[in-house]
RNA sequence: AUGAUGGUGUAGGGAGAGACCGUUCCGAAUAGGACGGCGCCGAAGGAGUAAGCCCCGGGGAGGCCCCGGCGGUGAAUCUCUCAGGCAAAAGGACCUCUGCCGGACG
Repeated sequence: AUGAUGGUGUAGGGAGAGACCGUUCCGAAUAGGACGGCGCCGAAGGAGUAAGCCCCGGGGAGGCCCCGGCGGUGAAUCUCUCAGGCAAAAGGACCUCUGCCGGACG
């Protein structure tokens, strides 16, 4: 000296859904903040979950099988909509280029 899975950074791409209504504050203001109300979105985050595997109990068998369980583990782009979001901006799962860490394999 090859440089996998994985982690991380820069850059680029990146959807959805009311510039909603009312009161109020600042104010030049259509913007912004606070409060209240109705309607929506899913791709920050979070939560839930299948098969499989494990455990427990029972039965049979001969090295496995069957039944049961508010049991454990167990994924998401699925589901929920807590959080977040619903003009722009910001954010944004994920993807691409590339730098760094790392060091499977050879």
Predicted 3D model of a 106-nucleotide RNA (Glycine riboswitch aptamer) from Paenibacillus stellifer. It matches the Rfam family "Glycine riboswitch aptamer". From the family's description: This family represents the bacterial glycine riboswitch. Rfam links the family to the GO term glycine biosynthetic process. The sequence is in RNAcentral, with records from Rfam and Ribocentre. The organism belongs to Paenibacillus, within Bacteria.